[in-house]
RNA sequence: AGAUUGAGAGUUUGAUCCUGGCUCAGGAUGAACGCUAGCGGGAGGCUUAACACAUGCAAGUCGAGCGGGAUUUACCUUCGGGUAAUGAGAGCGGCGCACGGGUGAGUAACGCGUAUGCAACCUACCUUUUACAGGGGAAUAGCCCAGGGAAACUUGGAUUAAUGCCCCAUAGUACUUUUUUGCCGCAUGGCAAAUUAGUUAAAGCUUCGGCGGUAAAAGAUGGGCAUGCGUGACAUUAGAUUGUUGGCGGGGUAACGGCCCACCAAGUCUUCGAUGUCUAGGGGUUCUGAGAGGAUGAUCCCCCACACUGGUACUGAGACACGGACCAGACUCCUACGGGAGGCAGCAGUGAGGAAUAUUGGUCAAUGGGCGGAAGCCUGAACCAGCCAUCCCGCGUGAAGGACGACUGCCCUAUGGGUUGUAAACUUCUUUUCUGUACCAAGAACGGGUGAUACGUGUAUCGCUAUGACGGUAGUACAGGAAUAAGCAUCGGCUAACUCCGUGCCAGCAGCCGCGGUAAUACGGAGGAUGCGAGCGUUAUCCGGAUUCAUUGGGUUUAAAGGGUGCGUAGGCGGCAUAAUAAGUCAGUGGUGAAAUCCUGCGGCUCAACCGUAGAACUGCCAUUGAUACUGUUAAGCUUGAAUACAUUUGAGGUAGGCGGAAUGAGUAGUGUAGCGGUGAAAUGCUUAGAUAUUACUCAGAACACCGAUUGCGAAGGCAGCUUACCAAACUGAUAUUGACGCUGAGGCACGAAAGCGUGGGGAUCGAACAGGAUUAGAUACCCUGGUAGUCCACGCCGUAAACGAUGUUCACUCGCUGUUUGCGAUACACAGCAAGCGGCCAAGCGAAAGCAUUAAGUGAACCACCUGGGGAGUACGUCGGCAACGGUGAAACUCAAAGGAAUUGACGGGGGCCCGCACAAGCGGAGGAACAUGUGGUUUAAUUCGAUGAUACGCGAGGAACCUUACCUGGGCUUAAAUGUAGAGUGCAUGUGGUGGAAACACCCUUCCCUUCGGGGCUCUUUACAAGGUGCUGCAUGGUUGUCGUCAGCUCGUGCCGUGAGGUGUCGGGUUAAGUCCCAUAACGAGCGCAACCCCUAUCGUUAGUUGCCAUCAGGUAAUGCUGGGAACUCUAACGAGACUGCCACCGUAAGGUGAGAGGAAGGUGGGGAUGACGUCAAAUCAGCACGGCCCUUAUGUCCAGGGCUACACACGUGUUACAAUGGCAGGUACAAAGGGCAGCUACACCGCGAGGUGAUGCUAAUCUCUAAAGCCUGUCCCAGUUCGGAUCGGAGUCUGCAACUCGACUCCGUGAAGUUGGAUUCGCUAGUAAUCGUAUAUCAGCCAUGAUACGGUGAAUACGUUCCCGGGCCUUGUACACACCGCCCGUCAAACCAUGGAAGCUGGGGGGACCUGAAGUCUGUCACCGAAAGGAGCGGCCUAGGGUAAAACCGGUAACUGGGGUUAAGUCGUAACAAGGUAGCCGUAG
Repeated sequence: AGAUUGAGAGUUUGAUCCUGGCUCAGGAUGAACGCUAGCGGGAGGCUUAACACAUGCAAGUCGAGCGGGAUUUACCUUCGGGUAAUGAGAGCGGCGCACGGGUGAGUAACGCGUAUGCAACCUACCUUUUACAGGGGAAUAGCCCAGGGAAACUUGGAUUAAUGCCCCAUAGUACUUUUUUGCCGCAUGGCAAAUUAGUUAAAGCUUCGGCGGUAAAAGAUGGGCAUGCGUGACAUUAGAUUGUUGGCGGGGUAACGGCCCACCAAGUCUUCGAUGUCUAGGGGUUCUGAGAGGAUGAUCCCCCACACUGGUACUGAGACACGGACCAGACUCCUACGGGAGGCAGCAGUGAGGAAUAUUGGUCAAUGGGCGGAAGCCUGAACCAGCCAUCCCGCGUGAAGGACGACUGCCCUAUGGGUUGUAAACUUCUUUUCUGUACCAAGAACGGGUGAUACGUGUAUCGCUAUGACGGUAGUACAGGAAUAAGCAUCGGCUAACUCCGUGCCAGCAGCCGCGGUAAUACGGAGGAUGCGAGCGUUAUCCGGAUUCAUUGGGUUUAAAGGGUGCGUAGGCGGCAUAAUAAGUCAGUGGUGAAAUCCUGCGGCUCAACCGUAGAACUGCCAUUGAUACUGUUAAGCUUGAAUACAUUUGAGGUAGGCGGAAUGAGUAGUGUAGCGGUGAAAUGCUUAGAUAUUACUCAGAACACCGAUUGCGAAGGCAGCUUACCAAACUGAUAUUGACGCUGAGGCACGAAAGCGUGGGGAUCGAACAGGAUUAGAUACCCUGGUAGUCCACGCCGUAAACGAUGUUCACUCGCUGUUUGCGAUACACAGCAAGCGGCCAAGCGAAAGCAUUAAGUGAACCACCUGGGGAGUACGUCGGCAACGGUGAAACUCAAAGGAAUUGACGGGGGCCCGCACAAGCGGAGGAACAUGUGGUUUAAUUCGAUGAUACGCGAGGAACCUUACCUGGGCUUAAAUGUAGAGUGCAUGUGGUGGAAACACCCUUCCCUUCGGGGCUCUUUACAAGGUGCUGCAUGGUUGUCGUCAGCUCGUGCCGUGAGGUGUCGGGUUAAGUCCCAUAACGAGCGCAACCCCUAUCGUUAGUUGCCAUCAGGUAAUGCUGGGAACUCUAACGAGACUGCCACCGUAAGGUGAGAGGAAGGUGGGGAUGACGUCAAAUCAGCACGGCCCUUAUGUCCAGGGCUACACACGUGUUACAAUGGCAGGUACAAAGGGCAGCUACACCGCGAGGUGAUGCUAAUCUCUAAAGCCUGUCCCAGUUCGGAUCGGAGUCUGCAACUCGACUCCGUGAAGUUGGAUUCGCUAGUAAUCGUAUAUCAGCCAUGAUACGGUGAAUACGUUCCCGGGCCUUGUACACACCGCCCGUCAAACCAUGGAAGCUGGGGGGACCUGAAGUCUGUCACCGAAAGGAGCGGCCUAGGGUAAAACCGGUAACUGGGGUUAAGUCGUAACAAGGUAGCCGUAG
């Protein structure tokens, strides 16, 4: 310069905010798996068993170092052979084999990275320079001969060469040694020059050009060593170390060094983490990320380590050597059993392991390597090809037009519409790709050969010529023809995309939340859609999101988290001012930070991936120069921090001693007598042997009333009668002194309530354990009576508490008000000030909120401690402490998707306050006992149809089951059907009457239309088509309707305000009311649904009207009656009005309103009654009243018919009726209603019957006619009995309804005459025209099981002190772990299943260390007898060591009888510990 630069969501709750975990969306991979698959380019490809390996290949080369000579060819030949050329195999020798290639086992290390150093070093081949290469000797492979062995291989003899080996010479700037001088360095010391003595070299070949050889110096390259810094986890690893640390001297090495050895000293490392254990190759990089970071170490590059496992050296410039050697071990193979061979972590390949990773390919054409002078040879390095969608990139599977928006499919609100969908068909076009044919690269340049030119005899340049594995490949041209080419996943939310069918908590899905129990957008299929696309999904892993380890960038009152408190070590941090320095810090410069990678520019493959090139970057390290504010260091100062001295004051501060009174208990004595004590109530206990009570005296131990107080003191724990002594502290005041001496504080040390432990005392009270008594289902508790340890003292332990302000210590700063303690001001009882404490309230600010707020949880600074989801667990193991109890430290497996904090709204409470209700109380009458009626449960049955089930089912649906109803059962029939409609066709066999069979339905048989304007119409039937039917299921799919809370007074909204928010306010408070009724107050102001009122009935009056009702007056008439004329007064009828509003008065009250036997009034404070039922609750009731979605049945779950059943009957319950009698029964006489009903009806009246009723007859479609009271009243009788009570049951005889009274009707008469003598626990209704009691009517209905229901009137009471209690409800408040809301939630044992884990006799495995024994190969070393002239070697010995063995110990695993707890698991057992005062407040520590 340029480029880049930060997203959230789901899930705890009824809802909210917060804390906090879990999960998801993104990117990535050497991947794997599933489904699918056209092509090309570029990459990549055993992550597991460093497991074992068959076979082939992967390191050779040089005849220009040497001896040698097989073979072949040519010629000659005496056929024996000879000459020449060629020069193989093997051997000696040289160089290479230490590179290249593989792997990551080991290694936590100077291994790696980075930066330095070597004055402590080496370096073959290569380059440069200088000098040299003279002479001599002895062997040994091979070849030849002779053996051994199965083989591998090997022994002996003879002979021989070299660039192999040895000796002599020569020689230097080499090495060793002597001496001197100069210069330099941080030190040891180094460099240079001169000097003395000594030592060690060499190789030849040749085409004569050269190639090689030796010595030395230098360079380059490659290495070696040393050092600073950086580079994992665990402290439940805290001490490690004896060659260890250092020194002197030696040895060894290329070189320094305990590297090794002898001696001397006793050091060295370590909380800034030594030692140990576990894990791991390191880096460049790669992935991710806004970055800081986190993770990673495949491919490529650098370094290291390793080569079957372990050890060892040899050779060499270089190795302790992947395709070398020796030894040991394991394994495999061969064997003639004697003995041998081997090492793919090279390339291919095989087996095994594994979810998983390729060809036993081609070529040296290119690049590179080895040898060679070269040609060349070798090269599984390399370049290529093959396999694999493993990844990245690119291309294609066609393009344009085409609506009847075709058919199919799918869906729907279904005469139709939507979607698939311009999609297809069809028309036109194109040819990438594909198929075929043809042409055909670049990569090739060197080098060699040859020719030319220049210098000169070989190099350089130029020309010609040869060389391609890939490969007839890439590419190009032509021809053909849409021709050859689309899938995968998903579709409830997160998260883009929706419907149908199937299934029915099954099958299954699922990343989290969660779907599935009959209407599943969540399972499976289909149609459609969405996303990506030759791929798509899943799984695994990493980073991200996660600010969820927080340096950037978190927290700790209550969510996880402040150590119980102080003192203090290390460490961290530190007042004011001056000077010096320059370590930190800042700036410049230099070096380095390999290449590749990343980024940017440009370029090459048609683009891209990929590649090339240039730049930038590599944030680092080192060196150097400078700056000096700040920090550090040093020096000398200052006084404000801190401390000391002086004076006073204060206090339940501590330790030790002394003293005191009250109470309690005990003892003695007295008085005194029958109980005391205790509780909810009791009992145990004490007491006539005299208790309790009371008096006096005495004794004992413990604790200190009042004062006494959000008072004081102390670091915390804690401290309380008075007093003495000692000790400590704090504050205040005023001056002086020291001069930063300070703050914090890991480890450490000390203190540390109660309980507990040890020893010895003491022991009054209280009182774990224990005993007894109660309570209880139980009661190992709560309550009571006793009572041991303990409680107290001394000494010593323990070391924990909800050790709390749940708030670490210190310093500074930041509005106020108010109380109090101590001191000063100051003389004071008054009080504006100052300081230090202890409290309350509040502002800003903070906080999730509650709240905190100069005593911070505010704003800053310093240091320490602690936290990172819940459970498992403060557990296990280990370790430290303790006499023990136990304490400190402190995990994991496994399991859950939450656990949690604060606040909100409800609900609930055996919480509180206020209030109401026939809720209790006060009363009256019932139920529960009897019989019967009726309903239900149960049982029974072929069926006893179904529903309703606490209140809110049970005389309920049903306001009326003999058939019907009827839905149930048995049996018999029908199948477009039992009914109806439309359309078409046909028929007149239809209908009707009759017959047969039958239980009927039905079947069969006979007979056989009507009207007509003559066109036709009506009706019936048959048939066809379309529509059936279902009291079958689901009231938990629904509508509608209903019950209940409850006729309770509540339930909400708009705007505003408050709160982050849920939400609050309003609606609360003070009064008042029947009432959220009204008033006052008020951050609320208003409004709506409810309340009230408006509506109906009723109570009074008026007006109008006057028939069917009425009849006072007038008249007529009857045996009698409003019967008649008439009347419109009254009653009544039915329409409209009036009236009641706390309006008036008195008192109380601000008001609302209340009180009053007030006035007036028919009625008085809602006059009485009804209708009217807010938001909602109970998945309340009803699919069988009706309607309706879905499902199911269709010769049946439909439909018709007969009979039966719904009426059963050991039993239980609900609701009623009738009674049990004298306030009564019976008999006789007699009076008064309201409201209703009536033509298939009510029926007057008359007659018949004892009666139910019958026969006749009249009125009435109704204020006209009709159905109609009883209790009551007046008499008589019964006389307390199972009766003249009671009427069940049963027998007989009848009446009525009806097709039909057997199952199964009602009523009448005669007879019969059961239980029952007022009802246990318990329970229901009712507050006035009410309860009680008396009858009447009606609906349904042929009749009726009606004693029911609904209405009506007659007669007509008692009681309410009051709100403590029971039940229900309303408002406010409080607690809550409840929200399915207390019928809630929830704890522990036991029983069952499963899972992981601790302990454990024992069994077994592993790595490591030490001790002892043994000890290969091998280096080093010693050495007489053998070899050798010698050097030296063999042999033998020594040191050391791999390995092996023995015994013991520690550590880490596996397994295990048995055992411990833990976790999880719809419906197990026992209790009910916690949450409300949770029914004994809860909780913490400790003991039992």
Model confidence (mean pLDDT): 83 of 100. Small-subunit ribosomal RNA from an uncultured bacterium, 1488 nucleotides, folded computationally. It matches the Rfam family "Bacterial small subunit ribosomal RNA". RNAcentral holds the sequence, with entries from ENA and SILVA.